[in-house]
RNA sequence: GGGCGUGUAGCUCAGUUGGUUAGAGCAUUCGCUUGAUAAGCGAAAGGUCGACAGUUCGAGUCUGUCCACGCCCA
Numbered sequence: 001g002g003g004c005g006u007g008u009a010g011c012u013c014a015g016u017u018g019g020u021u022a023g024a025g026c027a028u029u030c031g032c033u034u035g036a037u038a039a040g041c042g043a044a045a046g047g048u049c050g051a052c053a054g055u056u057c058g059a060g061u062c063u064g065u066c067c068a069c070g071c072c073c074a
Stems, first nucleotide, its partner, number of pairs: 001073007010026004019057001028044005050066005
């Protein structure tokens, strides 16, 4: 330098052919329970979906460029 893949909550991940409110588990906080913890049960908070543009009535999803990481080729 060229090709391919991945990027979504603090962490690990899902997200249907583009469609109405963006989710799960763990972790965190609060409550219930206990003599007190742990475990269990319930609830809450936490995201401008890697960045910037484009297409569209509508983009996490499609297109372009760039960034980070991984693999392959030179």
Molecule: transfer RNA
Organism: Planctomycetota bacterium